Background:
Model confidence (mean pLDDT): 80 of 100. The RNA shown here (transfer RNA) has 73 nucleotides and comes from a Minisyncoccota bacterium. RNAcentral holds the sequence, with entries from ENA and MGnify.
[in-house]
RNA sequence: GCGCCCGUAGCUCAGUCGGUAGAGCAGAUCCCUUUUAAGGAUAAGGUCGUUGGUUCGAUCCCAACCGGGCGCA
Numbered sequence: 001g002c003g004c005c006c007g008u009a010g011c012u013c014a015g016u017c018g019g020u021a022g023a024g025c026a027g028a029u030c031c032c033u034u035u036u037a038a039g040g041a042u043a044a045g046g047u048c049g050u051u052g053g054u055u056c057g058a059u060c061c062c063a064a065c066c067g068g069g070c071g072c073a
Stems, first nucleotide, its partner, number of pairs: 001072007010025004019056001028042004049065005
């Protein structure tokens, strides 16, 4: 330098046929328990890597860039 894959909650990951996003774990509050652990309930937590484009509407389609991984040179 070229090609491919990945980037979504604090962490690990879903969500592909375009209609404003979810799970588990962790953390918070409460219940239970003499206490801890375990268990139960509730709520919170996201500018979907960035910027532009297409569209009535983009996590999803297109382009460029940024970061990570693999391969080739």
Annotation:
Rfam family: tRNA. About the family: Transfer RNA (tRNA) molecules are approximately 80 nucleotides in length. It is annotated as a transfer RNA. NCBI's taxonomy places the organism under Bacteria, Bacillati, Minisyncoccota.